[in-house]
RNA sequence: CAAUGAAAGUGCUAAACUAUCCGUGAGGUUAGGACAGAAAGCUGCGGGUCUGGUAUACAGACAGCCGGGCUGCACUU
Numbered sequence: 001c002a003a004u005g006a007a008a009g010u011g012c013u014a015a016a017c018u019a020u021c022c023g024u025g026a027g028g029u030u031a032g033g034a035c036a037g038a039a040a041g042c043u044g045c046g047g048g049u050c051u052g053g054u055a056u057a058c059a060g061a062c063a064g065c066c067g068g069g070c071u072g073c074a075c076u077u
Base pairs, nucleotide, nucleotide: 002077003076012037013036017032018031019030021028022027035064041070042069043068045067046066047065048062049061050060051059052058
């Protein structure tokens, strides 16, 4: 530097749901909770889905929908 999550070890995150606050809304914050995850860390770059909107305009949300980019831990090779 690259590959590698079968096993071992240190750990990490936290679905649904409940409560709380924010938002027109999708959805997000905080606490509980634990479905699951080897990047379920970060990033709206491409696709997709969703929301607002008369709208094919425009604006927004989702990174735990897929792909890409950046970064990272352990054993082993």
Overview
A computed fold for a 77-nucleotide RNA from Sulfurovum sp., annotated as c-di-GMP-I riboswitch aptamer. The sequence was found by an Rfam model in a public genome assembly. The prediction has a mean pLDDT of 84. Its Rfam family is "c-di-GMP-I riboswitch aptamer". Rfam links the family to the GO term cyclic-di-GMP binding. The organism belongs to Sulfurovum, within Bacteria. Of the family's consensus pairs, 94% are formed in the model.